C1' cells in the first nucleotide's frame, strides 16, 4: 500500500434496571485492537441511606416534598496500563 475479513456510534423496535447505562434485531458514525479485564486515573448516575428545610400528625402517619451529601453502581468507543490477536513491504 493493498488482500480476506471484523468491529458497530447515534437512531428505531424489544427487554432488563431507581438512574447511569446494559442485553438481542435492524441501519451504519467511525474504528489497526471501537478484541478482552474496572488495576490506576477522570467522567457520569444516587434505589438505600446521611444530614438539612417545609407540610402533615383528625385518615395509611416512625408519613409525603424538596436540597445537598454518598459508589460497593456504570464508562473499555475517555485515558492509561495488562493480556491476546488478521495480513504484509516487513
Nucleotide at each position: 500500500a493493498a488482500a480476506a475479513g471484523g468491529c458497530a456510534a447515534g437512531u428505531c423496535u424489544g427487554g432488563c434496571g431507581a438512574a447511569a447505562g446494559c442485553c438481542a434485531g435492524a441501519u451504519a458514525c467511525g474504528c489497526a485492537a471501537a478484541g478482552u479485564c474496572a488495576c490506576g486515573g477522570g467522567c457520569c448516575u444516587a434505589c438505600c441511606c446521611c444530614u438539612c428545610g417545609c407540610c402533615g400528625c383528625g385518615u395509611a402517619a416512625u408519613g409525603g416534598c424538596g436540597a445537598g451529601g454518598c459508589a460497593u453502581g456504570g464508562u473499555g468507543g475517555c485515558c492509561g496500563g495488562a493480556c491476546u490477536g488478521c495480513c504484509g513491504a516487513a
The RNA shown here (c-di-GMP-I riboswitch aptamer) has 90 nucleotides and comes from a soil metagenome. Of the family's consensus pairs, 95% are formed in the model. The RNAcentral record of the sequence draws on MGnify. It matches the Rfam family "c-di-GMP-I riboswitch aptamer". Its family is annotated with cyclic-di-GMP binding in the Gene Ontology. The coordinates come from a structure-prediction model, not an experiment, and the mean pLDDT is 86.